Context: one part of a larger RNA
RNA sequence: GGAUGAACGUUGGCGGCGUGUCUAAGGCAUGCAAGUCGAGCGACGUACCUACCUUCGGGUAGGAAUACGAGCGGCAGACGGGAGAGUAACACAUUGGUAACCUACCUCCGAGACGGGAAUAGCUACGGGAAACCGUAGAUAACGCCCGAUAGUCAUGAGGGGACGUAAAGUCAUUCUCAUGUAAAUAAUUUAUUGCUCGGAGAGGGGCCUAUGUCUGAUUAGUUUGUUGGUGAGGUAAUGGCUCACCAAGACGAUGAUCAGUACCGGGCGUGAGAGCGUGACCCGGCUCACUGGGACUGAGACACUGCCCAGACUCCUACGGGAGGCUGCAGUCAAGAAUAUUCCACAAUGCACGAAAGUGUGAUGGAGCGACGCCGCGUGCAGGAAGACGCCCUUCGGGGUGUAAACUGCUUUUAUGUGGGAAGAAUUUGUGACGGUACCACAUGAAUAAGAGGUUGCUAACUCUGUGCCAGCAGCAGCGGUAAUACAGAGACCUCAAACGUUAUCC
Numbered sequence: 001g002g003a004u005g006a007a008c009g010u011u012g013g014c015g016g017c018g019u020g021u022c023u024a025a026g027g028c029a030u031g032c033a034a035g036u037c038g039a040g041c042g043a044c045g046u047a048c049c050u051a052c053c054u055u056c057g058g059g060u061a062g063g064a065a066u067a068c069g070a071g072c073g074g075c076a077g078a079c080g081g082g083a084g085a086g087u088a089a090c091a092c093a094u095u096g097g098u099a100a101c102c103u104a105c106c107u108c109c110g111a112g113a114c115g116g117g118a119a120u121a122g123c124u125a126c127g128g129g130a131a132a133c134c135g136u137a138g139a140u141a142a143c144g145c146c147c148g149a150u151a152g153u154c155a156u157g158a159g160g161g162g163a164c165g166u167a168a169a170g171u172c173a174u175u176c177u178c179a180u181g182u183a184a185a186u187a188a189u190u191u192a193u194u195g196c197u198c199g200g201a202g203a204g205g206g207g208c209c210u211a212u213g214u215c216u217g218a219u220u221a222g223u224u225u226g227u228u229g230g231u232g233a234g235g236u237a238a239u240g241g242c243u244c245a246c247c248a249a250g251a252c253g254a255u256g257a258u259c260a261g262u263a264c265c266g267g268g269c270g271u272g273a274g275a276g277c278g279u280g281a282c283c284c285g286g287c288u289c290a291c292u293g294g295g296a297c298u299g300a301g302a303c304a305c306u307g308c309c310c311a312g313a314c315u316c317c318u319a320c321g322g323g324a325g326g327c328u329g330c331a332g333u334c335a336a337g338a339a340u341a342u343u344c345c346a347c348a349a350u351g352c353a354c355g356a357a358a359g360u361g362u363g364a365u366g367g368a369g370c371g372a373c374g375c376c377g378c379g380u381g382c383a384g385g386a387a388g389a390c391g392c393c394c395u396u397c398g399g400g401g402u403g404u405a406a407a408c409u410g411c412u413u414u415u416a417u418g419u420g421g422g423a424a425g426a427a428u429u430u431g432u433g434a435c436g437g438u439a440c441c442a443c444a445u446g447a448a449u450a451a452g453a454g455g456u457u458g459c460u461a462a463c464u465c466u467g468u469g470c471c472a473g474c475a476g477c478a479g480c481g482g483u484a485a486u487a488c489a490g491a492g493a494c495c496u497c498a499a500a501c502g503u504u505a506u507c508c
Stems, first nucleotide, its partner, number of pairs: 001508004006504005013378006019371002021336001026334003030331003035075003040072002044069004048063006082289003092213003096209003101206003106202007114148004123138006154181008162172003187194003215261003222252003227249008264286004268279004291312005314325004342368001344367003350364001351362004381411004391402004416445006425435001428431001452497005457478003463492005473480002
């Protein structure tokens, strides 16, 4: 000198774009943050309409195009959003491999959907419980579940041929034959579609493996028993001590094993001419975590932030028998701290989920609010105006400085205030805008609403007076102050930067 997610002090007019708990991965009141589909189902309840009855509370019967609430069922809740505790590791980055693998939704291609059955929730009845919720009996539906049929470019097994291989073991591609096994919802509606099953291909996504790179300490030198390898088996979508039985005794290490400490990693960011050094806020990719520890279930996908089970700590309810909860989502609160924001608006746009669609949901997202926290831009007037007012300061008392500065005259209106007009963002013929009567435009008013901070001995741009008298104090370093202090304090003048200026911390 540059930089910062900064903080502190003094000061503070406006706008745009960014950015904002770095500390306690401490505890959390309240609201919201994941739903959707009636074109899968029963017509269960409520609302609605009609008729009748009525004690005027309501009840009964019928209707259905509708809306809402439960229930069964499907898809989505594995994404999106947050955080960096753990992790020195195939976690990440780069490079390859998978002939050792999986893939819902989407796209394309081929083939198909025949017949039957048993339940169960909601509901009704009865019962238990303070509640959470639960039990028994009865009835019912489906694109829910089950059984059978049919099928192969599917799976498994057996056999024949081919290629590689000296041979064997084995591997590979392809073809043929046989055996066994496994499908479906012809369902829905507005009749044009959407769905269902099997197989193949693709796209995108993921799993696993390899090589190389990846902090400090030797005041850590030896470490390891599923350890290292083999055979067999189990397990997985799949390879593998991943797991198990048996066998062998290996495997790693001064090219730093093991142990300890620290730490998410990369793209990047800061600085520097570069080499490098430092760093990993915001944004993007990957990983990991979700009160702490463990576990599986469902599913194409999880060992699942707002799913389940167990244990623990903590908080809450309780009729003391038992229950409920998880903000490292958005706001907000307490605590901690030098320190970090609104319990705001909207689904109008972009995207996501569901749906045939209309649409619904979305604290993702789009916006507004707060903070000079940062960067950038604008303004706080412009011209004229005295050999030069007043005041203040200095003085050799002659004068000099502040200083064209002010007053005064003329002008302008960025900004401010008021009035009027008023968007784009909407894709898509129509309709649809949170932001927002915002941006912007026109007119009016009137210099009107707007300057400070640090410094002035040298480094280092800028000097005099008064006070003080090694005191009070200053200070980044050198140093200054003990009676003429340009270094302390005040005043005037001046210098630098400017809506900021200084200080502190950290990096180059």
Model confidence (mean pLDDT): 83 of 100. This is a predicted structure of a 508-nucleotide part of an RNA (small-subunit ribosomal RNA, 5' domain) from a Candidatus Parcubacteria bacterium. Its Rfam family is "Bacterial small subunit ribosomal RNA". The sequence was found in a public genome assembly.